About this RNA
The RNA shown here (transfer RNA) has 74 nucleotides and comes from a Candidatus Parvarchaeota archaeon.

């Protein structure tokens, strides 16, 4: 240089044959509970979905180009 897989909350990650409001779990914050700490309980924040364009009424999600990473071939 080619393939190939992936990029989605602080973090690990689901969500795919475009359309319901973008979500789980941990973890942050607030309160409950407790003599206090943990653990249970309820609740709240936090996302430009890797950048950019591009088809389409309408993209996380189809195309393309590019950039980061994992693996394989030369």
């Nucleotide at each position: 240089g080619c393939c190939u897989c992936g990029g989605u909350a602080g973090c690990u990650c689901a969500g795919u044959u475009g359309g319901u409001u973008a979500g789980a779990g941990c973890g942050g914050c607030u309160g409950g509970c407790u003599u206090g700490u943990a653990a249970c309980c309820a609740g709240c924040a936090g996302g430009u979905c890797g950048u950019g364009a591009g088809u389409u009424c309408g993209a996380a999600u189809c195309u393309c180009a590019c950039c980061c990473g994992g693996g394989g071939c030369u």
Its mean pLDDT, the model's own confidence on a scale to 100, is 81.